[in-house]
């Protein structure tokens, strides 16, 4: 070079995710890939490998490395474009208070006199009288001092030689300061008082009447105008998502290429 026989290796891999880190169960992507058990309020392990048991295949198409391609996922993005949500913000579009010798269109009202004009009284403020009410005083009744208020003062006491005097308790009579009471009177003060009154002021709005004047007024509604108001719409601007795009990263299938043994025997 060739045959047997074995052995290392192999008998899916990847992205996400979890984890202090790996694998594996989950999910996805590649495409066809031995079998039981275990596993997410997880499993199983400790330096690269899922852990146990049990099979096949086997040194090369098939194990192992370099590089290419590049399903796919993963991170970024002040790139681009819509729609969507927020957000501020703007009076262009819409709504909409007010107003308008404006313009229409008008229930109604009006020669039984419209608007407007004048005038009076009324409504508004102030003062003052009368009234009412309530409150104090007063006036008037009553009660009202053991002494230190009036008056008369028995008795008792004091003065004198008498005649007489004096001071004074009880009692009695009065009173004062207080108290009490009557509301007929008088004064005073004060009102959430009055279908009174009288003078003034103000305001010329409103109401009511009353003269002039002689033909209009007019609620509402639409139009336009104007001051204003709202962010519904529209329109910036800023966020948040989501769709292409480009950066980066990880890489399945494929593809080239190179690289890895033992033992017998011819």
């Nucleotide at each position: 070079c060739c045959g047997c026989g074995c052995u290392a290796a192999g008998u899916g891999g990847g992205g996400a995710g979890c984890u202090a880190g790996c694998g594996g169960u989950u999910c996805c992507c590649u495409g066809a890939a031995c079998c039981c058990g275990c596993a997410a309020u997880c499993c199983g392990c400790u330096c690269u490998a899922g852990c146990g048991g049990g099979g096949c295949c086997g040194a090369a198409u098939c194990c192992c490395u370099u590089c290419c391609c590049g399903a796919g996922g993963g991170g970024g993005u002040u790139g681009u474009u819509g729609u969507u949500c927020g957000a501020a913000g703007u009076a262009g579009g819409g709504c909409u208070u007010g107003c308008g010798c404006a313009c229409g269109c008008g229930a109604g009202c009006a020669u039984u006199g419209a608007c407007g004009g004048c005038c009076a009284g009324g409504u508004u403020c102030c003062g003052c009288g009368c009234a009412c009410u309530g409150g104090g005083a007063g006036c008037c009744u009553g009660c009202g001092a053991a002494c230190c208020g009036c008056g008369u003062c028995a008795g008792a006491u004091c003065c004198g030689g008498a005649a007489g005097g004096a001071a004074g308790c009880a009692g009695c009579g009065c009173u004062a300061a207080g108290c009490a009471g009557u509301u007929u009177c008088u004064c005073u003060c004060a009102g959430g008082u009055g279908c009174c009154g009288c003078g003034g002021a103000u305001c010329a709005g409103c109401c009511u009447g009353g003269c002039c004047u002689g033909a209009g007024c007019g609620a509402g509604c639409g139009u336009c105008g104007c001051c204003g108001g709202c962010a519904c719409c529209g329109c910036u601007u800023c966020g948040a998502g989501a769709g292409c795009g480009c950066c980066c990263u990880c890489g399945a299938c494929g593809g080239c290429a190179g690289g890895u043994g033992c033992g017998c025997g011819g």
Molecule: Bacterial large signal recognition particle RNA
Organism: Actinomycetota bacterium